Background: TPP riboswitch aptamer (THI element), 97 nucleotides, folded computationally. It matches the Rfam family "TPP riboswitch aptamer (THI element)". About the family: Vitamin B(1) in its active form thiamin pyrophosphate (TPP) is an essential coenzyme that is synthesised by coupling of pyrimidine and thiazole moieties in bacteria. The previously detected thiamin-regulatory element, thi box was extended, resulting in a new, highly conserved RNA secondary structure, the THI element, which is widely distributed in eubacteria and also occurs in some archaea. Analysis of operon structures identified a large number of new candidate thiamin-regulated genes, mostly transporters, in various prokaryotic organisms. The THI element is a riboswitch that directly binds to TPP to regulate gene expression through a variety of mechanisms in archaea, bacteria and eukaryotes. through a variety of mechanisms in archaea, bacteria and eukaryotes.
RNA sequence: UUAUUCGACUGGGGGAGCAUGCAGAUGCUGAGAGAGCAAUCGACCCUUUGAACCUGAUUCGGGUAAUACCGGCGUAGGAAAGUGGAGUGAAGAUACU
Numbered sequence: 001u002u003a004u005u006c007g008a009c010u011g012g013g014g015g016a017g018c019a020u021g022c023a024g025a026u027g028c029u030g031a032g033a034g035a036g037c038a039a040u041c042g043a044c045c046c047u048u049u050g051a052a053c054c055u056g057a058u059u060c061g062g063g064u065a066a067u068a069c070c071g072g073c074g075u076a077g078g079a080a081a082g083u084g085g086a087g088u089g090a091a092g093a094u095a096c097u
Stems, first nucleotide, its partner, number of pairs: 001090006008083003011047004017028004034041002053078003059072004
C1' cells in the first nucleotide's frame, strides 16, 4: 500500500399490522406492533456485500378468528455512508546483520 475478517464512532434510512364493536385489557405474527393531544421522543431493525422498508398491490396460491400470517411475484422497479481501531494474508520500501 492492498485484500479480507471483527468491532467501534458519527451520520442516515425504516415500519409499528391483525382480532375480540370503541376504550382498556388480552391474544396472533414479528427484531420491533411503544410513549405523547400534538410537535416529538424511545426501543428495535437496516445502511450499497443494501428483501430493513417502499412501489407493483384493491395482485396470485395456501392457510387463519383475522391480518404480508406463509409462499409466489423477485435475477422486477426503488431504497439510507462516511471515518478511526484491532487481527490475518499478500506485495513493496527503509535500516541493520